[in-house]
RNA sequence: GAGCCGGCCGGGUGGUCGCGGCCCGGCGUGACCGGGUCGAGGAAGGUCGGGGCUCCACAGGGCAGGGUGCUGGUUAACGGCCAGUCGGAGCGAUCCGCAGGAAAGUGCCACAGAGAACAGACCGCCGAUGGCCCGGGGGACCGGGCACAGGUGAGGGUGAAACGGUGCGGUAAGAGCGCACCAGCAUCCCGGGUGACCGGGGUGGCUCGGCAAACCCCACUCGGAGCAAGGCCAAGUCGGGGAAGGGCGGCCCGUCCGUUACUCCCCAGGUAGGCCGCGUAGAUGGAUGACCACCGAACCGGUGUCCCGCAAGGGCCCGGGGAACAGAACCCCGCCUACAGGCCGGCUC
Numbered sequence: 001g002a003g004c005c006g007g008c009c010g011g012g013u014g015g016u017c018g019c020g021g022c023c024c025g026g027c028g029u030g031a032c033c034g035g036g037u038c039g040a041g042g043a044a045g046g047u048c049g050g051g052g053c054u055c056c057a058c059a060g061g062g063c064a065g066g067g068u069g070c071u072g073g074u075u076a077a078c079g080g081c082c083a084g085u086c087g088g089a090g091c092g093a094u095c096c097g098c099a100g101g102a103a104a105g106u107g108c109c110a111c112a113g114a115g116a117a118c119a120g121a122c123c124g125c126c127g128a129u130g131g132c133c134c135g136g137g138g139g140a141c142c143g144g145g146c147a148c149a150g151g152u153g154a155g156g157g158u159g160a161a162a163c164g165g166u167g168c169g170g171u172a173a174g175a176g177c178g179c180a181c182c183a184g185c186a187u188c189c190c191g192g193g194u195g196a197c198c199g200g201g202g203u204g205g206c207u208c209g210g211c212a213a214a215c216c217c218c219a220c221u222c223g224g225a226g227c228a229a230g231g232c233c234a235a236g237u238c239g240g241g242g243a244a245g246g247g248c249g250g251c252c253c254g255u256c257c258g259u260u261a262c263u264c265c266c267c268a269g270g271u272a273g274g275c276c277g278c279g280u281a282g283a284u285g286g287a288u289g290a291c292c293a294c295c296g297a298a299c300c301g302g303u304g305u306c307c308c309g310c311a312a313g314g315g316c317c318c319g320g321g322g323a324a325c326a327g328a329a330c331c332c333c334g335c336c337u338a339c340a341g342g343c344c345g346g347c348u349c
Base pairs, nucleotide, nucleotide: 001349002348003347004346005345006344007343008342009341011295012294013293014292015291016290017289019039020038021037022036023035024034025033026032027030041325045336046335048334049333050332051331052330053226054225055224056223065222066221067220068219069218070084071083072082073081074080085099086097087096088095089094100217101216105215106214107211108210109209122156123155124152125151126150129149130148131146132145133144134143135142136141164182165181166180167179168178169177183207185204186203187202188201189200190199191198192197230276231275232274233273236271240267241266242265244263245262246260247259248258249257250256251254299320300319301318302317304316306315307314308313
C1' cells in the first nucleotide's frame, strides 16, 4: 500500500417549552394544578423459521400431503448457531455451496449435428472377404483397377455433453482387439477418525454420460388457527323461556285445567361498552418531541515568511457546513433486509 475476518458506537452537553404511563401532594374534585420518576432500536422493519401463551380438534394404526436432507455437537425449538468433511473460487487471510440416492424404476437432454444412451457412417479411411472390370497363364491361380456389397468410432466437423487418456503392438483400415502406465467405477482387506471421510494395498469387467429445483426411492419429521387468540363483567332495544293479574275456552264448576302474551315482574343467552390477557416504555388508531446556545464527524472552499515531500499530494491554520437507516403494539430465540460516518482487535499478500 492492497485486502480478509470479528466486535462496538451511531451526534454530545446545558436551558426553555411540550407529550404518555405510574406515584405523591393540593382544593377549586376535574379532560384540574404542582412535584417526583420512567419513557424505542441495532435493526423496534420484513413477518421468513421456531418456541412460549390461548382456543379448537384428537382411541390406535395405515394411506395421501407438506417440510428437512454431508457429519458430529448445541438449543425449549428451528430451515438457526458452533466445529469439521467434501466440492468450487482466491497467491493468501478467507469466502461460497439448492451437499442423500441416477448401478430400483419411469421420464427428459433445447439448438446444432449423420448420431444424445445398451448411439451413430456426413466428410474421411479401408475395401482383407464377396462382387464387377482389365491384363497374364493350358490350368490351378497371379497382378492391377473400381468403390457395388460391406468394414471402420482412429482423424475432421456439431455440441454443454459423442460411450476413458497416452504409448506400443495389432489390422485391409480400425477398434480395450491385446498389453503397459494413468484416471475412474465396483468390491475386498489393512491403518487413522465418534462420524462425514482420509491414507495405503489387492481383485474385477476394460469404462458404466447428465438432470432428482422431473416423477420417484430412502431417512428423519409434521394437527389447525392466532392477542381482532382467548377469559370475565355486562346496559338499551328486538326476539326466547317462566307466569302474577287480565282476556278466551273446557268440564266432574274448582284453591281446577288448557290457551293467549294485553299489563307488571323474573330468568338465561347475545350485542354496545368496560376490565383482564399486558410486561420496571406500553397504548381507546397509536406518547417518547420541538426550539435556542455551545461543541461537533463526514464533506466543500481558501490562502500562508509555517511543516513533510523532487512532484502529485498530505499536515497545520482560516472560513463554510451541520449527522445515516429508521420508530415498539402479547413476549422470546433466530434469519433476512436498510444504514451517512466513526472506533477497536486479529489476520493475509
Molecule: Bacterial RNase P class A
Organism: soil metagenome